Predicted 3D model of a 366-nucleotide RNA (Bacterial RNase P class A) from uncultured Galbitalea sp. Taxonomically the source falls in Galbitalea (Bacteria, Bacillati, Micrococcales, Microbacteriaceae).
RNA sequence: GGUCGAUGAGACGGUCGCGUUGUCCUUCGCAAGGAGGGCACCGAGGAACGUCCGGGCUCCAUAGAGCAGGGCGGUGGGUAACACCCACCCGGAGCAAUCCGCGAGAAAGUGCAACAGAAAGCAGACCGCCAGGGGCAUCCGUGCCUCGGGUAAGGGUGAAACGGUGGUGUAAGAGACCACCAGCAGCCCGAGUGAUCGGGCUGGCUGGGUAAACCUCGCCCGGAGCAAGGUCAGACAGGAAGCGUUACGGGCUGCUCGCUCAGUUUCCGGGUAGACCGCUAGAGGUGUGCGGCAACGUACAUCGUAGAUAGAUGACCGUCGAUGGCACCUUCGGGUGCCGGGACAGAACCCGGCGUACGGUCGGCC
Numbered sequence: 001g002g003u004c005g006a007u008g009a010g011a012c013g014g015u016c017g018c019g020u021u022g023u024c025c026u027u028c029g030c031a032a033g034g035a036g037g038g039c040a041c042c043g044a045g046g047a048a049c050g051u052c053c054g055g056g057c058u059c060c061a062u063a064g065a066g067c068a069g070g071g072c073g074g075u076g077g078g079u080a081a082c083a084c085c086c087a088c089c090c091g092g093a094g095c096a097a098u099c100c101g102c103g104a105g106a107a108a109g110u111g112c113a114a115c116a117g118a119a120a121g122c123a124g125a126c127c128g129c130c131a132g133g134g135g136c137a138u139c140c141g142u143g144c145c146u147c148g149g150g151u152a153a154g155g156g157u158g159a160a161a162c163g164g165u166g167g168u169g170u171a172a173g174a175g176a177c178c179a180c181c182a183g184c185a186g187c188c189c190g191a192g193u194g195a196u197c198g199g200g201c202u203g204g205c206u207g208g209g210u211a212a213a214c215c216u217c218g219c220c221c222g223g224a225g226c227a228a229g230g231u232c233a234g235a236c237a238g239g240a241a242g243c244g245u246u247a248c249g250g251g252c253u254g255c256u257c258g259c260u261c262a263g264u265u266u267c268c269g270g271g272u273a274g275a276c277c278g279c280u281a282g283a284g285g286u287g288u289g290c291g292g293c294a295a296c297g298u299a300c301a302u303c304g305u306a307g308a309u310a311g312a313u314g315a316c317c318g319u320c321g322a323u324g325g326c327a328c329c330u331u332c333g334g335g336u337g338c339c340g341g342g343a344c345a346g347a348a349c350c351c352g353g354c355g356u357a358c359g360g361u362c363g364g365c366c
Stems, first nucleotide, its partner, number of pairs: 001366007010320007018043002021040008045344001049355002052353005057225004069221005074088005089103001090101004104216002109214002111210002126155002128151003132147006163181006182206001184203008229277004238268006249261004284303008324339006
C1' cells in the first nucleotide's frame, strides 16, 4: 500500500418509567370478561434506512398465441429467485498485491459529435513536393511570380486524418507492386464443459466512435399489496317471514270473521367504529463432519431470540472509560493534573440481495 472480516444505544451499578408474555392478589360482574396492582422473563440494527431489485404469503385476473410496454445481456456454476454471489474468460489501470467494466450486435439501416483544422465519414490540396504553359530576372547553373493539373511520402491541427516498417517503382508519389508484422473474415487442426486460447492455410488489402441514441438479436416478465386478506359479536338505516290473541292500541265495519297499521319475535343486513386472527419457528441462527477451488449444498447436534398500532424499547444519578484539548514535569520512553464525554441511525407481514450513512476499536491474508 491492498484486501477480507469481527465489533459498534461505550462498560458496570442504582432509582424511576414504558411494552409483550407468564403468574399471583384485589375489585366489578350470574357468566363471558373488564379495571387496578405486585413479581418474573424478554424487549431494535449492521445498516432496522433508501424502498432500488428478487421471492414467500394474500386477494383479484387468467384457454393459447401474437403486438405493445418493461427488464436483463462474456462463459460455467450457486440459489426459492434475482439486476445478487462464486469461479473463470476478455479488455483496461497498476512495479506488485489488487482494482475497474451497468462486457450481445457499429461489416443491416437511421441519427449524433465541442474546439482546432484546408479537409471529419463512400474525406481532404493549407504549407510542402512534382512535371508542364506563360511572364520577369540571370553570373546561363538556375531563381522568383503566376495559371491550370498531379501527389496523402513530409509539415501543421486534432481525441481521431482511412494499417506499420523496409524496398521496388515514379516527374513526384501512392497496397500501385513485393517481403515481414499487426488486425479482420472464412476454413482446418489442437486444448478447454464453455467464454476463449494456441497453431496452420486462404482472401480482399484495412470497412473510426457512440446502442445507460433509435434500432437489431436472444432470454425473462399478469395486477395490487398486511391499510393484503379473514373471523367475531353489538348498535343502527333498510329488507323478509311469523304473531298481531279469550285476555291489550288504531283504521276499514252496525257486529263478527278477515285485511291492514302500530307493536313485537326471528332471520338477513351495505358502510362505519371495535376486538381478534394474519403476526413472527423462518428458504432461521450456531457448532461439527462430509462434498465442492469457491458461492453453496448436505447430515447430525444444539439454541429460542421484539411484536407495538399512533405506535413500548426511555430518563436521571454514581463509578470507570476509547479518543481528544490545555497546562506542568521529564532520564524524551513517558508521567501528573484539569476540561470534555461516543458515529450513522431506530422495527411495523416476513425473507434473500444491492445501494447509501457511520466516531472508533480489534484481527486474518497478500
The sequence is in RNAcentral, with records from MGnify. Rfam family: Bacterial RNase P class A. By type it is a ribozyme. Rfam links the family to the GO terms ribonuclease P activity, tRNA processing and dimeric ribonuclease P complex. The coordinates come from a structure-prediction model, not an experiment, and the mean pLDDT is 75.